[in-house]
RNA sequence: GGGCUGGUAGCUCAGCUGGUAGAGCAGGGGCCUCUUAAGCCCAAGGUCGUGGGUUCGACCCCCACCCAGCCCA
Numbered sequence: 001g002g003g004c005u006g007g008u009a010g011c012u013c014a015g016c017u018g019g020u021a022g023a024g025c026a027g028g029g030g031c032c033u034c035u036u037a038a039g040c041c042c043a044a045g046g047u048c049g050u051g052g053g054u055u056c057g058a059c060c061c062c063c064a065c066c067c068a069g070c071c072c073a
Stems, first nucleotide, its partner, number of pairs: 001072007010025004019056001028042004049065005
């Protein structure tokens, strides 16, 4: 230098022929218990790596760039 894969909640990961994003764990509140743990319930938590483009509408499609890993030279 070239190619491929990945980047989504604090962490580990889903998501979809483009229709406005979820789970588990962690953290918060409550129920239960003499108490803790376990169990159950509730709520909260996101510029979907960055910037543009296409579109009525983009996590999803296109372009460039950044980061991580792998391969080639």

RNAcentral holds the sequence, with entries from ENA. Transfer RNA from a Candidatus Magasanikiibacteriota bacterium, 73 nucleotides, folded computationally. Rfam family: tRNA. By type it is a transfer RNA. About the family: Transfer RNA (tRNA) molecules are approximately 80 nucleotides in length. Model confidence (mean pLDDT): 81 of 100.